[in-house]
């Protein structure tokens, strides 16, 4: 490389509270931990959700929903 350890050093942070932002999905920052080898990033392609609006569409959300791209930390069996 691939893999993913009852290893080592770490890291994220779901619900859910409080504040704030935004019609809204949701996002931010603080507490919090349910978990996570990429639970760093990307909104590409599906999906789910929101808001107009009408049956067409457009804009936004979501990466901890799948897959994809990309980049990082160890090195134990294999």
């Nucleotide at each position: 490389a691939c893999c993913g350890a009852u290893a080592a050093a770490g890291g994220c942070a779901a619900a859910c509270c409080u504040g704030u932002c935004g019609u809204a999905a949701g996002g931010c920052a603080g507490g919090g931990a349910c978990g996570c080898a990429a639970a760093a990033c990307c909104a590409u392609g599906g999906g789910u959700c929101c808001a107009u609006g009408a049956u067409g569409a457009u804009g936004g959300a979501u990466c901890g929903c799948c897959a994809g791209g990309c980049u990082g930390c160890c090195g134990a069996a294999g």